Glycine riboswitch aptamer from a bovine gut metagenome, 81 nucleotides, folded computationally. Its Rfam family is "Glycine riboswitch aptamer". Its family is annotated with glycine biosynthetic process in the Gene Ontology.

RNA sequence: ACUCCGGAGAAUUCCAAUCAAUGGAUGCCGAAGGUGCAAAGGGGCGAAAGCCCACGAAUCUCUCAGGCAAAAGGACGGAGU
Numbered sequence: 001a002c003u004c005c006g007g008a009g010a011a012u013u014c015c016a017a018u019c020a021a022u023g024g025a026u027g028c029c030g031a032a033g034g035u036g037c038a039a040a041g042g043g044g045c046g047a048a049a050g051c052c053c054a055c056g057a058a059u060c061u062c063u064c065a066g067g068c069a070a071a072a073g074g075a076c077g078g079a080g081u
Base pairs, nucleotide, nucleotide: 001081002080003079004078005077006076011026013025014024015023016022027068028067029066033064034062036060041055042053043052044051045050
């Protein structure tokens, strides 16, 4: 990486127009992806205390994207190749 299995959360909200898909409005979710950040460690200055710079994780954060019946998707886990 591929295949199979398991896999959560949040309005089956209102209007157009008709269950979904589309457009508009409002309310929400976090587990595709993405944003941001800690300590250690690194570098510079300094006698030292310290100060500055870059790098720096996440299921944490933001909610850009995506999602809010089913289906699809789905981080992560298990098995196999």